[in-house]
Formats: sequence, structure tokens, C1' cells
RNA sequence: GCCCUCAUCGUCUAGUGGUUAGGACAUAGGACUUUCAAUCCUAGAAUAGGGGUUCAACUCCCCUUGAGGGUA
Repeated sequence: GCCCUCAUCGUCUAGUGGUUAGGACAUAGGACUUUCAAUCCUAGAAUAGGGGUUCAACUCCCCUUGAGGGUA
């Protein structure tokens, strides 16, 4: 250089074009407890950036950025 894959809460991840973008851990608050831990309840928190297709895009297409792999 060329080819392939990936990018979603703080972390790990689910999401077959239409449901309020879901779950686990973590964080915060509360319950319980003499206290802590554990357990239970509640809350906040995300679609890499830009453009296109579509009535409608995390999802499909293009470019850029970043990460990983293959090739000489």
C1' cells in the first nucleotide's frame, strides 16, 4: 500500500428498518442491620464524527477518525 472485521451508559455487552435503546457489574440514594458486609428497592448514565437512502436508521450505503487481523 491493498483486503477483512469492529466502534452502543464508567466497564462488559444485547438490539432481523417502526416498543420509552435493554441487561450485568459499577456509581448514587433508600430499606434491612448496633455498625459493616451481603440482600432487596429506586435513580442517573450510551448509539465514534459527517453525509446519503427511506414516511421512519443503532440497524442499509458512502467518506473520515480510531482499534484489531490478514497479505507482500
The prediction has a mean pLDDT of 81. Predicted 3D model of a 72-nucleotide RNA (transfer RNA) from a Fibrobacterales bacterium. The source organism's lineage runs through Bacteria, Pseudomonadati, Fibrobacterota, Fibrobacteria and Fibrobacterales. Its Rfam family is "tRNA". Rfam classes the family as a transfer RNA.